[in-house]
Transfer RNA from an uncultured bacterium, 72 nucleotides, folded computationally.
The prediction has a mean pLDDT of 81.
Its Rfam family is "tRNA". Rfam classes the family as a transfer RNA.

């Protein structure tokens, strides 16, 4: 250079075109002589960026930005 594939909580990943979740970490509490562990609860999000399609976009589509792998 060519085509592919990915981007979503810190992080690891879901999510038929219709209220953007869970697992862990962090915090808070209950348990427990303490400490881990175990239970609960709470907080975390410009869905990588700019239009476009639709009444309605993470989800479709162009286009850029970035990671990967693999070709030459």
């Nucleotide at each position: 250079u060519c085509g592919g594939g990915c981007g979503u909580a810190g992080c690891u990943c879901a999510a038929u075109g219709g209220u953007a979740g869970a697992g862990u970490a962090c915090g808070c509490g209950g348990c427990u002589g303490u400490u881990a562990a175990c239970c609960g609860c709470a907080u975390g999000g410009u869905u990588g960026c700019u239009g476009g399609u639709u009444c309605g976009a993470g989800u479709c589509c162009a286009g850029c930005c970035g990671c990967c792998a693999a070709a030459g």